[in-house]
This record gives sequence, C1' cells and structure tokens, in this order.
RNA sequence: UUGAAAAAGGCUAACCGAUCGUAAGGUCGGGGCGCAAAGCUACGGGUCCCCCGUAUUAAGUGGGACUGCCGGGUUGCCAAG
Repeated sequence: UUGAAAAAGGCUAACCGAUCGUAAGGUCGGGGCGCAAAGCUACGGGUCCCCCGUAUUAAGUGGGACUGCCGGGUUGCCAAG
C1' cells in the first nucleotide's frame, strides 16, 4: 500500500424493554441487517432537532444531534506485495 480467501476475533442495523433528553437523539440489556476499521476524532461537507426572529411558512443568528450519510486526521488484527 492492497485485500478479506483462511484463521483468531471484533462491532452491531431495524425492532423490543428500561432509562435520560423539549426534541433530534443518547445509554444499558436483548437482537443481528450488515461492516476490513461499522475503532477513536464533530475537523470539512451534508442531514436532523431546538431557541430567537420574520410575514403562518422563507432567509438570518445562536445552541445541540447524527461517524452505519460522504470525506479528512489518527490507531489497530491477519495475509500478500
């Protein structure tokens, strides 16, 4: 750097229960659609929620969420080069 064939493993979608949160959504347990980083990082883009505001809706400002939406940074098992 490439790959997931083998081996050892790992994580975990939807959904269900409990719980936190105004909400998006998070945590724990079950579950397993899938994943070669579906490890970490909210850094860039994007999407979503909330407050203010406006003219009922838009724009705008501020705060928050999503890393399994895409990308970047960074760490790592195995194999080949």
Description: The RNA shown here (c-di-GMP-I riboswitch aptamer) has 81 nucleotides and comes from Roseimaritima ulvae. NCBI's taxonomy places the organism under Bacteria, Planctomycetota, Planctomycetia, Pirellulales, Roseimaritima. The coordinates come from a structure-prediction model, not an experiment, and the mean pLDDT is 80.